[in-house]
The RNA shown here (transfer RNA) has 74 nucleotides and comes from a Candidatus Saccharimonadota bacterium.
RNA sequence: GGACCCAUAGCUCAGUUGGCUAGAGCGUACGAUUCACAUUCGUAAGGUCAGAGGUUCAAGCCCUCUUGGGUCCA
Repeated sequence: GGACCCAUAGCUCAGUUGGCUAGAGCGUACGAUUCACAUUCGUAAGGUCAGAGGUUCAAGCCCUCUUGGGUCCA
């Protein structure tokens, strides 16, 4: 220098062919259970979907650029 992949909750990730309000597990807080703790169960909080622009009636999803990480080639 060139090619490709990844970026979504505190962590690990799903999200199909663009369509209604963005989800799961773990974790956290509260409650139930217990003499108490753990386990188990219930409820809740928690998101600029890396950043910017574009296409579209509508974008996490499509296109372009940028940033960060990774793999390969030279």
Record summary:
Rfam family: tRNA. Gene Ontology term of the family: triplet codon-amino acid adaptor activity.